The RNA shown here (Bacterial large signal recognition particle RNA) has 266 nucleotides and comes from an Acidobacteriota bacterium. Its Rfam family is "Bacterial large signal recognition particle RNA". Rfam classes the family as a non-coding RNA gene. A reference for the family is Rosenblad et al. (2003), "SRPDB: Signal Recognition Particle Database", Nucleic Acids Res. The sequence was found by an Rfam model in a public genome assembly. The organism belongs to Acidobacteriota, within Bacteria.
RNA sequence: CCGUGCUAAGCGGGGAGCCAGCGGUGCCCUGUACCCACAACCCGCUCCAGUGGGGCUGAAUUCCCGGCCGAGGCUGUCAGUUUUCUGGCCAGGUUUGCUUCUAGGGGUGAUGAAGGUUCGGGCCCUGCGCAAAGAGCCAGUUGUUAACCCGCCAGGACCGGAAGGUAGCAACGGUAGCAGCCAGGUUCUUGUGUGGCAGCCAGCCUGACCGGAGCUUCGAGGAAGCGAGGUCCGCAGGGGAAGGGCAGUCGACACCGGGUGCACGG
Numbered sequence: 001c002c003g004u005g006c007u008a009a010g011c012g013g014g015g016a017g018c019c020a021g022c023g024g025u026g027c028c029c030u031g032u033a034c035c036c037a038c039a040a041c042c043c044g045c046u047c048c049a050g051u052g053g054g055g056c057u058g059a060a061u062u063c064c065c066g067g068c069c070g071a072g073g074c075u076g077u078c079a080g081u082u083u084u085c086u087g088g089c090c091a092g093g094u095u096u097g098c099u100u101c102u103a104g105g106g107g108u109g110a111u112g113a114a115g116g117u118u119c120g121g122g123c124c125c126u127g128c129g130c131a132a133a134g135a136g137c138c139a140g141u142u143g144u145u146a147a148c149c150c151g152c153c154a155g156g157a158c159c160g161g162a163a164g165g166u167a168g169c170a171a172c173g174g175u176a177g178c179a180g181c182c183a184g185g186u187u188c189u190u191g192u193g194u195g196g197c198a199g200c201c202a203g204c205c206u207g208a209c210c211g212g213a214g215c216u217u218c219g220a221g222g223a224a225g226c227g228a229g230g231u232c233c234g235c236a237g238g239g240g241a242a243g244g245g246c247a248g249u250c251g252a253c254a255c256c257g258g259g260u261g262c263a264c265g266g
Base pairs, nucleotide, nucleotide: 001266002265003264004263005262006261009057010056011055012030013029014028015027020046021045022044023043024042034054035053036052037051038050063259064258065257066256067255072250073249074248075247076246077245078244081241082240083239084238085237086236087235090234092233093232095228096227097226098225099224100223101222104218105217106216107215108214115210116209117208119207120206121205122204123203125199126198127197128196129194130193131192132190133189134188135187136186137185138184140181141180142179143178144177149174150173151172157166158165159164
C1' cells in the first nucleotide's frame, strides 16, 4: 500500500413547548438519512439520561473534534404600516348658531358732521280759565191734577117758631204733586274739547350761537370670540395582523482543517 473479516460508532439534525431534568410521540424548520410495539387528561429513562425486539453499513465522501458559514425558530425592544373597538369629561379640523370687527359699497356733510348751551320756540305733561257732554236744582210756560190741601161752596143734611146760622159732598178756582216744552240761571263730574294764561324733571323736533369733520346704512365666501353637535378626519387609549431595525439565544445543511481501532493474508 492492497485484499478479507470484525468491533467502536452510525443508520438524521434542530427549534419552540411539556418536564425536576433527559429523550420520544405530537407541532414547526431543514433535509432524505431502517423496520415493529408504546405514547399528551401521555410513554420510557435518570445526569454518559427513551424502553423492548429485529435488520443494514461499518475505520472513513459516511464516525469524532474544532473552525467557519448560516436556512430557520424563539425572546426582548424601538419606531412605523394596516385593521378593528372605545372615547366629545379631546384646548384640533369638517358641520352649524349667535355676536363683533374689517375689506368693499350706498346716502349725507365746509351751502358746516358729531358734540355742546343757567339761550328761544314747538310737541309731550300738569294746573287755572272757557266751552261741550252728563246729572241735579231754581225760574218760565203748557197740560194734567189729590177723598184724608186751601178758598168758595149749588143740592141735600143738621139747629131754630122764623129770620138766619153750622158742618160740609160734588162742581168751580187756586195749589202740593206728575208729565212735557223752552232753554234762562246755578251746582257738581270728566278717558270731551279749546288755546286764553302759567308752570314744566326727562325726552323729541326746530331756530340762533359755539364747534370744525364726521355721521348714518348695507356688509362679506375675510378675521375673531362664545357656544351646539359629533366618531367624518385628526388625537388618545385597548386589541389583532404581516413585515422592518437593533440586541440576545438556540441552530440544520454545506464548506475547511485535524483526529481515530482490531485480526489475518499478500